[in-house]
RNA sequence: CUUAUCAAGAAAGGCUGAGGGAAAUGGCCCGAAGAAGCCUUGACAACCUGCAUCUGCUUACAUCGUAAGCGGAGAGUAAGGUGCCAACUCCAUCCCGAUGGACAUAUCGGGACAGAUAAG
Numbered sequence: 001c002u003u004a005u006c007a008a009g010a011a012a013g014g015c016u017g018a019g020g021g022a023a024a025u026g027g028c029c030c031g032a033a034g035a036a037g038c039c040u041u042g043a044c045a046a047c048c049u050g051c052a053u054c055u056g057c058u059u060a061c062a063u064c065g066u067a068a069g070c071g072g073a074g075a076g077u078a079a080g081g082u083g084c085c086a087a088c089u090c091c092a093u094c095c096c097g098a099u100g101g102a103c104a105u106a107u108c109g110g111g112a113c114a115g116a117u118a119a120g
Stems, first nucleotide, its partner, number of pairs: 001120006011041005019030003024093004042085001044083001047081003050077002053073009089114001094111007
């Protein structure tokens, strides 16, 4: 940089000790009944790989299946590579639409931007 996904899911212990929820602003939360970080274990998930399953083609055997090679599908599994385990990516910010309205703004929906994760 490109593509896909982002409303679901899943915590205990140890060390430590005051912050944390990406950044800015505003809000709202979490936190001495222990934040962030590090370590251990466990879980969650199924993006990639693997395995299993189904399946297409080709070849061989020799007889209707078996083996090998090359693909395809994706409901299964969770071994490997990641990820993840408060709140929708905690919410808003910019644009558009609907409704209400006192033309401040509120609610809902869509999009953009930013971000996160995976694969390339």
A computed fold for a 120-nucleotide RNA from uncultured Puia sp., annotated as SAM riboswitch aptamer (S box leader). The source organism's lineage runs through Bacteria, Pseudomonadati, Bacteroidota, Chitinophagaceae and Puia. The model forms 94% of the base pairs in the Rfam consensus. The coordinates come from a structure-prediction model, not an experiment, and the mean pLDDT is 79. Rfam family: SAM riboswitch aptamer (S box leader). Rfam's curators write: The SAM riboswitch is found upstream of a number of genes which code for proteins involved in methionine or cysteine biosynthesis in Gram-positive bacteria.